[in-house]
RNA sequence: CGGGGUGUGGCCCAGGGGUAGGGCACUCGCUUGGGGUGUGAGUGGUCGUGGGUUCAAGUCCCACCACCCCGA
Repeated sequence: CGGGGUGUGGCCCAGGGGUAGGGCACUCGCUUGGGGUGUGAGUGGUCGUGGGUUCAAGUCCCACCACCCCGA
């Protein structure tokens, strides 16, 4: 320098045009003499950044950024 991949709550991931979900973690109950375990509920996301297409974009298009892989 060229090509490809990934980027979504604190962490790991799903969602591939129509109101953003799961597990773990965290908070509060129940359970216990107390803790742990189990169980119920809850908090937490401008979906890497900026534009574009569209009635509508996490999703499609472009540029950039970060990381990873391949080639030179």
The RNA shown here (transfer RNA) has 72 nucleotides and comes from Elusimicrobia bacterium RIFOXYA2_FULL_40_6. It matches the Rfam family "tRNA". It is annotated as a transfer RNA.